Small-subunit ribosomal RNA, central domain from a metagenome, 350 nucleotides, folded computationally.
Model confidence (mean pLDDT): 86 of 100.

Context: one part of a larger RNA
């Protein structure tokens, strides 16, 4: 290169945007660059193949034909594929009409709870396990009741509900502000689809500054447990977790399934619309869409299972795999404050 893979065997990039490339909707002209068909040139010779022939055979040598599957030229052809140009509206998009939401981002507001102060009640225990011990408390804890600080979470409602590309988003109103779905079918007229690189975004945990500090709680000190106990179970508790900034760029970042597009039997639920029926409306019934469960046929699979939200039939682009260990190590490089991240071998082994 080709060829088979990618849910669990090795393998889908965390996600998005988007350059360049790739491939791209109906129909009409037009060129003729890929295409395709006809001539011509040439395409050394040997060599390879066929056929014949000399050396007793063969190897080897001769001869003649094919082939050299290519390139130029040149005439034709117009279906595809491409180019221009015209034109469509069903792909894409805009506009207005509605509707549902934990989609972001700022700033404010609340109520229960722990924890602490202060002050009353009031006394001998309180607190923890399996069992207890460190701890806490006659300098009045634990209980209770009033008052006051502070910081983090938002119970019920809450749901195989929602909403977001991913990562993730739950008290309550306001601020700015994305997207999605519905139906109109007014406008654009192919404006699409993926996407090497690049640019943003990216749980936690970690780093760097300056703040915060109730709970909890790596590390660490006791206390127990043990043969031992660097644990598990107890008391404590700094980092950290909150906040503003500006790093990091990773995870079982998972539905272990890239993204887009058409096509393929059903039955059951839920969420948000939207049209019919009915009596204005509710509720009921029917239909459509859009998201999101569950079951189940074809078909597919190594099986398990997937099953219109395909693992099914196609298409079109991307990333990735090619036996296990060495090793996601090592050297090089980019990139970081560091910690490390990316990218990524061999030797040798089995």
């Nucleotide at each position: 290169c080709u060829g088979g893979g990618u849910g669990u065997a090795a393998a889908g990039g965390g996600a998005g945007c988007g350059c360049a490339g790739g491939c791209g909707g109906g129909c009409g002209a037009u060129c003729a660059a890929g295409u395709u068909g006809g001539a011509a040139g040439u395409g050394a010779a040997a060599u390879c193949c066929a056929u014949g022939g000399g050396c007793u055979c063969a190897a080897c040598c001769c001869a003649u034909g094919a082939a050299c599957u290519g390139c130029u030229u040149u005439c034709a052809a117009a279906a595809c594929u491409g180019g221009u140009c015209g034109u469509c509206u069903u792909g894409a998009g805009u506009a207005g009409u509605g509707c549902a939401g934990a989609g972001g981002u700022a700033g404010g507001c609340g109520g229960a709870a722990u924890u602490c102060c202060c002050g009353g009640u009031g006394u001998a225990g309180c607190g923890g396990u399996g069992g207890a011990a460190u701890g806490c408390g006659u300098a009045g804890a634990u209980a209770u009741c009033a008052g006051g600080a502070g910081g983090a979470a938002c119970a019920c409602c809450a749901g195989u509900g929602g909403c977001g590309a991913a990562g993730g988003c739950g008290g309550c109103g306001u601020u700015c502000u994305g997207g999605a779905c519905u139906g109109u079918a007014a406008c654009u007229g192919a404006c699409g689809c993926u996407g090497a690189g690049g640019c943003u975004c990216g749980a936690a945990a970690g780093c760097g500054u300056g703040g915060g500090g109730a709970g909890c709680g790596a590390a660490c000190a006791g206390g127990a447990u043990u043969a031992g106990a660097u644990a598990c179970c107890c008391u404590g508790g700094u980092a950290g977790u909150c906040c503003a900034c500006g790093c990091c760029g990773u995870a079982a970042a998972c539905g272990a399934u890239g993204a887009a597009u058409g096509c393929u039997a059903g039955g059951u639920g839920u969420a948000g619309g939207a049209g019919g029926u009915a009596u204005c409306g509710a509720c009921c019934c029917c239909u459509u869409c859009u998201g999101u469960g569950c079951c189940g046929g074809a078909g597919u699979u190594a099986a398990c299972g997937c099953a219109a939200u395909a693992a099914g039939c196609a298409u079109u682009c991307c990333g990735c795999c090619u036996g296990g260990g060495g090793a996601g190590u090592a050297c090089g490089g980019c990139c970081g404050c560091a910690a490390g991240g990316c990218u990524g071998a061999a030797a040798c082994u089995c």